[in-house]
RNA sequence: UGAGUAAGCCGGAUGGCCGCGGCGGGUGUUUUGCCCGACGAGGAAAGUCCGGGCUGCAUAGGGCAAGGGUGCCGGGUAACUCCCGGUAGAGGCGACUCUAAGGACAGUGCAACAGAAAUAGACUACUGCAUAUAUGUGCAGUACAGGUGGAAAGGUGAGGUAAAAGCUCACCGGCGGUAAGGCGACUUAUCGGCCAUGCAAACCCCACUCGCAGCAACACCGACAGGGGCGCCUGCCCGGCAUAUGCCCCGAAGGGUGGCUUGAGCAAUGCAGAAAUGCAUUGCCUAGAUAGAUGGUCAUCUGAUACAGAACCCGGCUUACAGGCUUGCUCAUACC
Numbered sequence: 001u002g003a004g005u006a007a008g009c010c011g012g013a014u015g016g017c018c019g020c021g022g023c024g025g026g027u028g029u030u031u032u033g034c035c036c037g038a039c040g041a042g043g044a045a046a047g048u049c050c051g052g053g054c055u056g057c058a059u060a061g062g063g064c065a066a067g068g069g070u071g072c073c074g075g076g077u078a079a080c081u082c083c084c085g086g087u088a089g090a091g092g093c094g095a096c097u098c099u100a101a102g103g104a105c106a107g108u109g110c111a112a113c114a115g116a117a118a119u120a121g122a123c124u125a126c127u128g129c130a131u132a133u134a135u136g137u138g139c140a141g142u143a144c145a146g147g148u149g150g151a152a153a154g155g156u157g158a159g160g161u162a163a164a165a166g167c168u169c170a171c172c173g174g175c176g177g178u179a180a181g182g183c184g185a186c187u188u189a190u191c192g193g194c195c196a197u198g199c200a201a202a203c204c205c206c207a208c209u210c211g212c213a214g215c216a217a218c219a220c221c222g223a224c225a226g227g228g229g230c231g232c233c234u235g236c237c238c239g240g241c242a243u244a245u246g247c248c249c250c251g252a253a254g255g256g257u258g259g260c261u262u263g264a265g266c267a268a269u270g271c272a273g274a275a276a277u278g279c280a281u282u283g284c285c286u287a288g289a290u291a292g293a294u295g296g297u298c299a300u301c302u303g304a305u306a307c308a309g310a311a312c313c314c315g316g317c318u319u320a321c322a323g324g325c326u327u328g329c330u331c332a333u334a335c336c
Stems, first nucleotide, its partner, number of pairs: 001332010012301007020040002023037005042307001046318002049316005054214004061238004067210005072086005087101001088099004102205002107203002109199003123146002125142007154172006173195002175192007218258004226250005231241003265284008
């Protein structure tokens, strides 16, 4: 200097004028209006894919069935399919990245085509014996060689054999035993010829786990014109609540208030920890709309406007993103 990799940040700022939203205050007022102040969309607000908080059943659920979820180990968290750190495997020169990562001796199922045959087998064959008339037949042994295939059932090489084969040996692989290390997943060493594949992102088995519904929850007030049915949690059992001022459905009708924003909150510093994270101290309060609020204009600065707008709240994951900035690490090249 270039290429990569991991993590993070910005994605406009300042000032003036006009305009918008709720809140707080002041003033005026039948209604209505006016003034001042502070505040007012995101890193993903998106997808609705996970997990919860909260509300109700409910004064508290238990069990069973069905259905679902997760799937290597340890830690974190309110919890999770999330995060951190490891182990194994795969990719990469590397920094790093990815994994649907329990079980194929519980059972069932699938593996096209080609090929003789795909969990067993003999097409071309090889060897031995017998036989005949001269390249055939019969018997026995074999899966080495050839062909097909992704794969002929551990692989490569050697020995051995009539010809062969883990038949034997060496190395490697799988499986199993023992010892040591580690909380553990596993690792290392050593021993054993034990050797009939793969797929469970096929059905299934095993371990752990899951009550249901959802802010359009729910509570209160009010209006209208009535009609029908009795339960609800819950599919069943136990149990609980309710017995009509209640609940549900249909019709009509759809208004107001709360829920509604102080939070598993944010920032800084310190300590503990390998990290995720936890604890302590100090400081801060930052939208609550409901046909749905932040726009226009001028000036200056600027590398710059991409993806895109809260609707109960939070922790994640996934997806989209013009342009710009910071830091660590890896590789290559050149110079010293």